[in-house]
The RNA shown here (SAM riboswitch aptamer (S box leader)) has 106 nucleotides and comes from Dendrosporobacter quercicolus. Taxonomically the source falls in Dendrosporobacter (Bacteria, Bacillati, Negativicutes, Selenomonadales). The RNAcentral record of the sequence draws on Rfam.

RNA sequence: UACUCAUCAAGAGUUGGUGGAGGGAAUGGCCCGAUGAAACCGCGGCAACCAUUUGACGAUGUCAAAAACGGUGCCAAAUCCUGCAGCAGUAGCUGCAAGAUGGGAG
Numbered sequence: 001u002a003c004u005c006a007u008c009a010a011g012a013g014u015u016g017g018u019g020g021a022g023g024g025a026a027u028g029g030c031c032c033g034a035u036g037a038a039a040c041c042g043c044g045g046c047a048a049c050c051a052u053u054u055g056a057c058g059a060u061g062u063c064a065a066a067a068a069c070g071g072u073g074c075c076a077a078a079u080c081c082u083g084c085a086g087c088a089g090u091a092g093c094u095g096c097a098a099g100a101u102g103g104g105a106g
Stems, first nucleotide, its partner, number of pairs: 003104006013043001015042004022032003028081002044075003049071002052066006079098001083096005
């Protein structure tokens, strides 16, 4: 980098240091930011994808539960909203697309 599967309206930073103007993927909005953006380091926290343990079963796996030592991830706003199609008809619902994260296989 391309493929495949699962999840994405919950949750968790008014934190210390360095830094010094950007950031929220992209477009358009709407926001955050000198009362300090990004990034890096430390500390703290959330969740439970993988891994772990236990149990059940229709069993080379599936489901449920536990715990949070390990591998990731995450800690403004629904993935902040968005594009397309259908239903609807100022609202909204469903599916797809795009994106993010994790697992698998190459």